[in-house]
The prediction has a mean pLDDT of 78. A computed fold for a 307-nucleotide RNA from Winogradskyella aurantia, annotated as Bacterial RNase P class A. Lineage of the source: Bacteria > Pseudomonadati > Bacteroidota > Flavobacteriia > Winogradskyella. The sequence was found by an Rfam model in a public genome assembly. Its Rfam family is "Bacterial RNase P class A". Rfam's curators write: Ribonuclease P (RNase P) is a ubiquitous endoribonuclease, found in archaea, bacteria and eukarya as well as chloroplasts and mitochondria. Its family is annotated with ribonuclease P activity, tRNA processing and dimeric ribonuclease P complex in the Gene Ontology.
RNA sequence: CGAGUAAAUCGCCUUAUCGAUUCUAAAUUUAUUUAGGGUAGGAAAGUCCGAACACCAAAGUGCGAUGCAGUGGCUAACGGCCAUCCACCGUGAGGUGAGGAAAAGUGCAACAGAAAGAAUGUACAGGUAAUGCUGUAGUGAAAUCAGGUAAACUCUGUGUGGUGCAAUGUCAUGUAAACUAACGCUUGAGGGCUGCACGCCCGAUGUUAGAGGGUAGACAGCUAAAGUUUACUGGUAACAGUAAACGUAGAUAAAUGAUAAGGACUCUUUGUGAGUACAGAAUUCGGCUUAUAGGUUUACUCUAAAU
Numbered sequence: 001c002g003a004g005u006a007a008a009u010c011g012c013c014u015u016a017u018c019g020a021u022u023c024u025a026a027a028u029u030u031a032u033u034u035a036g037g038g039u040a041g042g043a044a045a046g047u048c049c050g051a052a053c054a055c056c057a058a059a060g061u062g063c064g065a066u067g068c069a070g071u072g073g074c075u076a077a078c079g080g081c082c083a084u085c086c087a088c089c090g091u092g093a094g095g096u097g098a099g100g101a102a103a104a105g106u107g108c109a110a111c112a113g114a115a116a117g118a119a120u121g122u123a124c125a126g127g128u129a130a131u132g133c134u135g136u137a138g139u140g141a142a143a144u145c146a147g148g149u150a151a152a153c154u155c156u157g158u159g160u161g162g163u164g165c166a167a168u169g170u171c172a173u174g175u176a177a178a179c180u181a182a183c184g185c186u187u188g189a190g191g192g193c194u195g196c197a198c199g200c201c202c203g204a205u206g207u208u209a210g211a212g213g214g215u216a217g218a219c220a221g222c223u224a225a226a227g228u229u230u231a232c233u234g235g236u237a238a239c240a241g242u243a244a245a246c247g248u249a250g251a252u253a254a255a256u257g258a259u260a261a262g263g264a265c266u267c268u269u270u271g272u273g274a275g276u277a278c279a280g281a282a283u284u285c286g287g288c289u290u291a292u293a294g295g296u297u298u299a300c301u302c303u304a305a306a307u
Base pairs, nucleotide, nucleotide: 002302003301004300005299006298007297008296009295010294012263013262014261015260016259017258018257020039021038022037023036024035025034026033027032041278045289046288048287049286050285051284052283053164054163055162056161060198061197062196063195065160066159067158068157069156070084071083072082073081074080085099086097087096088095089094100155101154105153106152107149108148122137123136124135125134126133168220169219170218171217179210180209181208182207183206190202191201192200193199227246228245229244230243231242232241233240234239264276265275266274267273
């Protein structure tokens, strides 16, 4: 120099004009003006895991179903992360692992081979009263109370309530708390607690079913978060503690933009040229997985050559 491994980060920039939305303050007369601040990501995607929160709801037992699986640690928790052991891949830096049990049981193994399991006897040799009784060869991944396989069923250990912001709650408006049928009124109809059973709870001008009528509006939930950044301490690390600073969209049919000029980078047919990745919030957060033009930085590894 080149080629790699691991990690982090940027991913168009600036100015002007106009526009949308939200917060604060003042005025105003009830939605308008002025001033100031904010406004889509590392994955917002997938809806795959785990939770916070809300309701069921005040608790359980057993079966079923389902997750995980070397060891230790981190975390609110997890199928996640960190370290380490072992196995495999790589010259190496490193990477991958669905890593418990095959004497609890059942199953599976094409072709070849005589025969693939308490099954079978091809060829040669040895041996016996007799018998594949013993050995070698041959086929095959595997050939004599066989081993392999559990990302086959299963077993062991350990864990797990359900539904989800379209959860849930408040207010307003309006109608037909009317009609029919069945069952019932504490001697309990019906409903709830996951899928079932037990058990427990609620329950009376009731419950279920049918047909029909009215409404579908406003507000809250809704953004201060297990939050972010920096420093120090502890720890191999994941991470934890302490201190300080910051305050970071909140829409509701869905805003977060449009135009103009200049610049940066890439390509190029060198032009009044073209282009600038993947892609866009909807309760919030921690993970995993997938997509990603082109760059920048740090550490480490390796081959050959030159000095």